[in-house]
RNA sequence: AUGAUUAUUACGGGAGAGACCGUUAAGGCGCCGAAGGAGUAAUUAUUUAAGCUAGCCACUUAGAUAUGAACCUCUCAGGCAAAAGUACCGCAAUAUGACA
Numbered sequence: 001a002u003g004a005u006u007a008u009u010a011c012g013g014g015a016g017a018g019a020c021c022g023u024u025a026a027g028g029c030g031c032c033g034a035a036g037g038a039g040u041a042a043u044u045a046u047u048u049a050a051g052c053u054a055g056c057c058a059c060u061u062a063g064a065u066a067u068g069a070a071c072c073u074c075u076c077a078g079g080c081a082a083a084a085g086u087a088c089c090g091c092a093a094u095a096u097g098a099c100a
Stems, first nucleotide, its partner, number of pairs: 006095004011090003018029001020028002030080003036076001037074003044066008
């Protein structure tokens, strides 16, 4: 000194679903998925049994455990007028510093 990636902040964009019922207290029923959270495929690793073999390794088949993503699923949380907020996207700044 180039500035990948990651994190934070500011600005802009940003959906879905009852301004339901009841009470004027608590609640009740019906819904949404895009804060967060949870579940999970293939793969990979370890291991068990069987087959093959004189026997072992390897290989094949069938399991177990772990790893393992989502805008897929769950609806715990959150949300269901407006407002606010939201994953995600754009741009800028700060920090980090892969690579050259």